[in-house]
Molecule: transfer RNA
Organism: Papaver somniferum
RNA sequence: UAACUUGUAGUGCAAUGGUAGCACAUCUGACCUCCCGUCAGGAGAUGUGUGUUCGAAUCACGCCAAGUUCA
Numbered sequence: 001u002a003a004c005u006u007g008u009a010g011u012g013c014a015a016u017g018g019u020a021g022c023a024c025a026u027c028u029g030a031c032c033u034c035c036c037g038u039c040a041g042g043a044g045a046u047g048u049g050u051g052u053u054c055g056a057a058u059c060a061c062g063c064c065a066a067g068u069u070c071a
Base pairs, nucleotide, nucleotide: 002069003068004067005066006065007064010024011023012022013021018054026042027041028040029039030038031037047063048062049061050060051059
């Protein structure tokens, strides 16, 4: 300098354009007095902007960040 890949709850991962879910963690309650454990419930996320579309995490372009390769 150029090309490519990735970006989703606190962490690790799903979601083939149609209500964004799972596990662990966290909070509340119950089961026993506590711990451990089990059960039920709650909170919590699409890097950013524009566009395409009836509808975008998903498609297009720009930007940001991380990584890989070439020079």